[in-house]
RNA sequence: GCCCCCAUAGCUCAGUGGAUAGAGCGUCAGCCUCCGGAGCUGAAGAGUGCAGUUCGAGUCUGCAUGGGGGUA
Numbered sequence: 001g002c003c004c005c006c007a008u009a010g011c012u013c014a015g016u017g018g019a020u021a022g023a024g025c026g027u028c029a030g031c032c033u034c035c036g037g038a039g040c041u042g043a044a045g046a047g048u049g050c051a052g053u054u055c056g057a058g059u060c061u062g063c064a065u066g067g068g069g070g071u072a
Base pairs, nucleotide, nucleotide: 001071002070003069004068005067006066007065010025011024012023013022018055027043028042029041030040031039048064049063050062051061052060
């Protein structure tokens, strides 16, 4: 250089083009407890960027960026 794959919450991951984008772990608060842990309840927290298609895009298309793999 060329080819392929990936990018969603702090981490690991889901999510038929249509519902309020969910789960586990973690964080914070409350309950409980002598304190802590465990347990229970609640909360905060995310679509890599720019365009395109569409009534509607996390999902489809293009380009860019970043990461991984293959190839000489």
The prediction has a mean pLDDT of 81. This is a predicted structure of a 72-nucleotide RNA (transfer RNA) from an Anaerolineales bacterium. RNAcentral records the identical sequence in 2 taxa. Its Rfam family is "tRNA". It is annotated as a transfer RNA.